[in-house]
Context: one part of a larger RNA
């Protein structure tokens, strides 16, 4: 020096990313228990007092209760055995999750809502036969999307995109054609011996008028569908500031609620509070660089091996110190 424990004056978080680790609390029994609330609870809230042994009484000889005494510093005498509490974020909860760094605020969830789907369903899977869904049937069905209890709402925008619908009009493929225009050419006429003109069924190629679905163009609906939600400028009897009034774009310019916020750069924004001293925290403000309404807004009791902040209460710390047992050493 290491580990595992005991104990430290004076201060009590100054340690530190963080009170991690430690201390503290603690059993039973009586008292007495707020705030807020979904009336269920919050709660063991909080805080207070006893607790051993004799002995006598109620009683039943136990147990519990009640009087008298009595020792000890100290009576759940050791072990064993909740640390509260004031708020606040975030998730309603109880599940669930990175087997071996992350349990969590992330998934699940109930419950909302929009969309499909008439059964040989829809959606998956297979090349296919065929299988799940489902031995279900528009229901507390099925399938897929978001949200996420429960309260109080869920505002404007359909210009773009995407979905649906409609089917008047544009434009449109393969196919299908009246018609032109080539190749080829049996066969005929000359015609007789040959050639050459000409006429020609049939085959087989461009071109094509016109017919021609869906889609796309056009027209319309949907935003709990993807997604958007504005500058400049003047004006009140101090000053400031602007209900208020031009004037420009726009599909429409951000509504209700909330805000320096798990979002705030500047930034330790201002101001209350708590501390003697607070970049943190909590109540407000609003100048929201860059909140915002089911990629849900804002409340909210309950709940949490979540996270933030105050007290208790302590060797975590100033700052270290003694001890105890095992190891290290040395010998064997």
């Nucleotide at each position: 020096c290491u580990c595992u424990c005991u104990c430290u004056a004076a201060g009590g978080a100054a340690c530190u990313u963080a009170g991690u680790a430690a201390a503290a609390u603690a059993g039973c029994c009586c008292c007495a228990u707020a705030a807020u609330u979904u009336c269920u609870a919050a709660a063991g809230a909080a805080g207070g007092g006893g607790u051993g042994c004799c002995u006598c009484c109620u009683c039943a000889c136990a147990a519990a209760g009640g009087g008298g005494g009595u020792c000890a510093c100290a009576g759940u005498g050791a072990c064993c055995a909740a640390g509260c509490u004031c708020a606040g974020g975030c998730g309603a909860c109880u599940g669930u999750u990175u087997a071996c760094c992350a349990a969590a605020a992330a998934c699940a969830c109930a419950a909302g809502u929009c969309u499909u789907c008439g059964c040989a369903a829809a959606g998956u899977u297979g090349u296919a036969a065929g299988a799940c869904c489902u031995u279900g049937u528009a229901u507390g069905g099925g399938g897929g999307g978001c949200u996420g209890a429960c309260g109080c709402c869920u505002g404007c925008c359909c210009a773009g995109u995407g979905c649906c619908g409609a089917a008047a009009g544009g434009u449109c493929a393969a196919g299908g054609a009246a018609g032109u225009u080539g190749g080829u050419g049996a066969c005929c006429u000359g015609a007789u011996g040959a050639c050459a003109a000409g006429g020609g069924a049939g085959c087989u190629g461009g071109c094509g008028a016109c017919c021609g679905a869906a889609g796309c163009c056009c027209c319309g609906u949907u935003g709990a569908a993807c997604g958007g939600c504005g500058g400049c400028u003047g004006u009140a009897a101090c000053u400031a500031u602007a209900a208020u009034g031009g004037u420009c774009c726009u599909a429409a310019g951000g509504u209700a609620g909330c805000a320096a916020a798990a979002u705030u750069c500047c930034u330790u924004g201002u101001c209350g509070g708590g501390u003697a001293a607070g970049u943190u925290c909590u109540a407000a403000c609003c100048u929201a660089a860059a909140c915002a309404a089911a990629a849900g807004g804002c409340a909210u009791a309950a709940c949490g091996a979540u996270c933030u902040a105050g007290g208790a209460u302590u060797g975590u710390c100033u700052c270290g110190g003694a001890a105890a047992g095992a190891g290290a050493c040395u010998c064997g």
Large-subunit ribosomal RNA, domain IV from Castanea mollissima, 332 nucleotides, folded computationally.
The full RNA is in RNAcentral, with records from SILVA.
Rfam family: Bacterial large subunit ribosomal RNA.